[in-house]
RNA sequence: GGGGAUAUAGUGUAGUUUGGCUAUCAUUGGCGGCUGGGGGCCGUCAGACCCGGGUUCAAAUCCUGGUAUCCCCA
Numbered sequence: 001g002g003g004g005a006u007a008u009a010g011u012g013u014a015g016u017u018u019g020g021c022u023a024u025c026a027u028u029g030g031c032g033g034c035u036g037g038g039g040g041c042c043g044u045c046a047g048a049c050c051c052g053g054g055u056u057c058a059a060a061u062c063c064u065g066g067u068a069u070c071c072c073c074a
Stems, first nucleotide, its partner, number of pairs: 001073007010027003020057001028046007050066005
């Protein structure tokens, strides 16, 4: 220099194919319950689409320009 992949709660992860329902699940944190206490279990609440622009009634998803990480070629 050329090509490709990935980016979503504090952490991990589904959803991108085919644009639309409260963005999924686990864990974590707050509160409550069961227990004599601890552990464990149950209920409930909180928390995220890498950044900018565009298309559209509507974008995590499509288009475009960046950023970061990883892989391949030179």
Molecule: transfer RNA
Organism: Candidatus Woesearchaeota archaeon